[in-house]
Molecule: Guanidine-I riboswitch aptamer
Organism: Paenibacillus methanolicus
RNA sequence: AUCAUUGUUUUCUAGGGUUCCGCGGUCGAAUGGCCGGUCAGGUCCGAGAGAAGACGCACGGCUUCGCGGCCGUGUCCACGGAGGGAUAAAAGCCCGGGAGGA
Repeated sequence: AUCAUUGUUUUCUAGGGUUCCGCGGUCGAAUGGCCGGUCAGGUCCGAGAGAAGACGCACGGCUUCGCGGCCGUGUCCACGGAGGGAUAAAAGCCCGGGAGGA
């Protein structure tokens, strides 16, 4: 200097807002309307750099005439704006392992 690989996904969490539910307030006509997320929560969104798992992949071993099956190990590292975007709205979501930095 060049090439290849370091993967995909599920559940959960940090976190997030307020479409729905609930809660609070208010309104002669209450199975309702309006306001409130600086309302604890449920639904919901949710991590490249968070957790656990499944699959995949690489290597090693055992087994089968063969196809194939089983077991084990590994799957590293990772500081990071502003601004913009989606959704009802926002966010460690997406732009983004970006810009930049070391």